[in-house]
RNA sequence: UGAGUCGGCCGGGCGGCCGCGGCACGGGCACCGCCCGCGUCGAGGAAAGUCCGGACUCCACAGGGCAGGGUGGUUGCUAACGGCAACCCGGGGAAACCCGCGGGACAGUGCCACAGAGAACAGACCGCCCGGACGGUUCGCCGACCGGGUAAGGGUGAAACGGUGGUGUAAGAGACCACCAGCGCCCCGGGUGACCGGGGCGGCUAGGUAAACCCCACCCGGAGCAAGGCCAAGAGGACGCCGAUCAGCGUCUGCGCAGGUGUUCGAGGGCUGCCCGCCCGAGCCUGCGGGUAGGCCGCUGGAGCCUGCCGGUGACGGCAGGCCGAGAUGGAUGGUCGCCGAACGGGACGUCGCGAGACGCCCGCGAACAGGAUCCGGCUUACAGGCCGACUCCUCCA
RNA sequence: GGGGCAGUAGCUCAGUUGGUCAGAGCAGCGGACUCAUAAUCCGUCAGCCGUGGGUUCAAGUCCCACCUGCCCCACCA
Numbered sequence: 001u002g003a004g005u006c007g008g009c010c011g012g013g014c015g016g017c018c019g020c021g022g023c024a025c026g027g028g029c030a031c032c033g034c035c036c037g038c039g040u041c042g043a044g045g046a047a048a049g050u051c052c053g054g055a056c057u058c059c060a061c062a063g064g065g066c067a068g069g070g071u072g073g074u075u076g077c078u079a080a081c082g083g084c085a086a087c088c089c090g091g092g093g094a095a096a097c098c099c100g101c102g103g104g105a106c107a108g109u110g111c112c113a114c115a116g117a118g119a120a121c122a123g124a125c126c127g128c129c130c131g132g133a134c135g136g137u138u139c140g141c142c143g144a145c146c147g148g149g150u151a152a153g154g155g156u157g158a159a160a161c162g163g164u165g166g167u168g169u170a171a172g173a174g175a176c177c178a179c180c181a182g183c184g185c186c187c188c189g190g191g192u193g194a195c196c197g198g199g200g201c202g203g204c205u206a207g208g209u210a211a212a213c214c215c216c217a218c219c220c221g222g223a224g225c226a227a228g229g230c231c232a233a234g235a236g237g238a239c240g241c242c243g244a245u246c247a248g249c250g251u252c253u254g255c256g257c258a259g260g261u262g263u264u265c266g267a268g269g270g271c272u273g274c275c276c277g278c279c280c281g282a283g284c285c286u287g288c289g290g291g292u293a294g295g296c297c298g299c300u301g302g303a304g305c306c307u308g309c310c311g312g313u314g315a316c317g318g319c320a321g322g323c324c325g326a327g328a329u330g331g332a333u334g335g336u337c338g339c340c341g342a343a344c345g346g347g348a349c350g351u352c353g354c355g356a357g358a359c360g361c362c363c364g365c366g367a368a369c370a371g372g373a374u375c376c377g378g379c380u381u382a383c384a385g386g387c388c389g390a391c392u393c394c395u396c397c398a
Numbered sequence: 399g400g401g402g403c404a405g406u407a408g409c410u411c412a413g414u415u416g417g418u419c420a421g422a423g424c425a426g427c428g429g430a431c432u433c434a435u436a437a438u439c440c441g442u443c444a445g446c447c448g449u450g451g452g453u454u455c456a457a458g459u460c461c462c463a464c465c466u467g468c469c470c471c472a473c474c475a
Stems, first nucleotide, its partner, number of pairs: 002393009012340007020042004025037005044369001048380002051378005056224004063276004068220005073087005088102001089100004103215002108213002110209003125154002127150006134143003162180006181205001183202008228297004236253006255289007268280003290474003304323008344364004349360004399471007408424004417455001426442005448464005
């Protein structure tokens, strides 16, 4: 210099004017609140998809079994996780490095279409070999048929029951032998462990599929801030006042109708489907109608952020100091002007180069994906581009 | 904001424990019948099964991610 791998960060900036939401202060109207002024704060790395895991709230409290769901190498991190880190194994790459839903196929069951002779303790279509009888013959043999042997060769397929070489044989075959691959068991050594290394023995060889049922290990209650709590209002009802009715006013309570079911012979509920145990228990379910759709809390200070030190390979943890950074609900972040601007498009210009082009100059345009809605930790998806760091390989120079 | 369901031909839908199985009805086109049209009969066209990736020999079907569309949920309770 070129090609590449991995990680982290940023993702428009500054200023003027107008405007929006929250909070605090001051003033005015005025005591419900509204207006003005001033100060301060005001979206993201994904706020998104809602795919996982929690916090929080309610279901009165806590259990056992079956069923159901989820996860799946090991060790750790964490509040928890299907997340993350390190390592192991398998695969890819020349390497840095990347990818893997990565337990079990000797617990059992199922499936393996088409093609092919044969698809799971398989199989004789062609071929090879032997025998029989027949035909032909140039007497070397050749051709068709029948019976048998054979898994070395051909062919089919995603997959054909170890590979190579030799012995052996009529031809062949783990039938036998050597080496290699691979399987099971045992022993030794290393490692917390997944696993790795070495040695011995065995039988010669074991197909795939569990993102099929299933088995094993571990985990799992349901609903969700429209959770939930408080206040106000109203529909409807009861009582009272006006001699009575209608209407009106006041007080109390918070709606009505129909059907089904149930009150110690127990509905319904507490873990949904089933069973058991232990409880709570007078309402519950369905349909139709009516009314209000207002306010406050929950609500934002938290597994929080920044800096430094320490422990750890790392995820992460500990300590010290500092900081407060939205809380809206017809849902606030905007508009406009000026300057600067990455990238992009154009140029008849300049330098270098044979050239493609690179750098510079001038002109135009002027920033991707996207936006809180109870809050966190992750994953996934979208994203114009830019910056920084570490590492690998090739060429050249010293 | 939260919860649930669906996507197969122009339209409405089937598709079993993964396999040559991509189908049915209506619509369209062509032909027959008719003087002509309708009805009827015969034939035919049309799909990468919403998109992408994975598991498997093999995916409409199984798994994961995404896209699009639809439905339900306030309080008195």

The prediction has a mean pLDDT of 78. Predicted 3D model of RNase P RNA and transfer RNA as a complex of 475 nucleotides. Rfam match: Bacterial RNase P class A. Rfam describes the family as follows. Ribonuclease P (RNase P) is a ubiquitous endoribonuclease, found in archaea, bacteria and eukarya as well as chloroplasts and mitochondria.